[in-house]
RNA sequence: AUGAUCCCUCGCGGGAGAGGUCGUUUUCAGUACGGCGCCGAAGGAGCAACCACCCGGAAACUCUCAGGCAAAAGGACCGCGAAGGUGAU
Numbered sequence: 001a002u003g004a005u006c007c008c009u010c011g012c013g014g015g016a017g018a019g020g021u022c023g024u025u026u027u028c029a030g031u032a033c034g035g036c037g038c039c040g041a042a043g044g045a046g047c048a049a050c051c052a053c054c055c056g057g058a059a060a061c062u063c064u065c066a067g068g069c070a071a072a073a074g075g076a077c078c079g080c081g082a083a084g085g086u087g088a089u
Base pairs, nucleotide, nucleotide: 006085007084009082010081011080012079013078014077019036021035022034023033024032037069038068039067043065044063045062046061050057051056
């Protein structure tokens, strides 16, 4: 000098599942409260293989506390772009 790889953030695009259920309130809708039925891919918790063997870590598995069950919003994950950090060669 160059700037691989990795990490984090932001933007754009894609992005599943499950009652737009019942009752009360309300002219109706919405909202609020209560009931039953469900979903898992925000988050969270638990563990398996495995890693580490001092404590432990650990999934898209399990649980469903939270969240969600028309649309909207959100959404793990994937792709592209940008900035910052790290720093191989």
The RNA shown here (Glycine riboswitch aptamer) has 89 nucleotides and comes from an Alphaproteobacteria bacterium. Taxonomically the source falls in Alphaproteobacteria (Bacteria, Pseudomonadati, Pseudomonadota).